c-di-GMP-I riboswitch aptamer from Anaerolineaceae bacterium UBA5211, 94 nucleotides, folded computationally. It matches the Rfam family "c-di-GMP-I riboswitch aptamer". Rfam links the family to the GO term cyclic-di-GMP binding. Lineage of the source: Bacteria > Bacillati > Chloroflexota > Anaerolineales > Anaerolineaceae. The model forms 95% of the base pairs in the Rfam consensus. The prediction has a mean pLDDT of 87.

RNA sequence: CAAUCGAAAAGGCAAAUCCUGCGAAAGCUGGAGACGCAAAGCUUUUGGUCUAAGGUAAUCAAUUAUUGAUUAUUAGGAUUGCAAAGCUGCCGAA
Numbered sequence: 001c002a003a004u005c006g007a008a009a010a011g012g013c014a015a016a017u018c019c020u021g022c023g024a025a026a027g028c029u030g031g032a033g034a035c036g037c038a039a040a041g042c043u044u045u046u047g048g049u050c051u052a053a054g055g056u057a058a059u060c061a062a063u064u065a066u067u068g069a070u071u072a073u074u075a076g077g078a079u080u081g082c083a084a085a086g087c088u089g090c091c092g093a094a
Base pairs, nucleotide, nucleotide: 005092006091012037013036017032018031019030021028022027035081041087042086043085045084046083047082048079049078050077054074055073056072057071058070059069060068061067062066
């Protein structure tokens, strides 16, 4: 000096909940607040999970060829504090 690793120190981030704004929703922004986190820093690259506006199909109802309701399905939407992967990073005991 570097890798592995995670004692100490200096710090960092911010769950649930509440308020505010955005969104069809999942969820996200800002503020308060701390459950926790050695990458709880960044990237949806892969998988998982969540939502279904819109699309598709079926059924029912109304009426005159459309409308409405329900159910199922569907991500191009969301989750990086679900897992993996990639990139970057503070400190230095055993």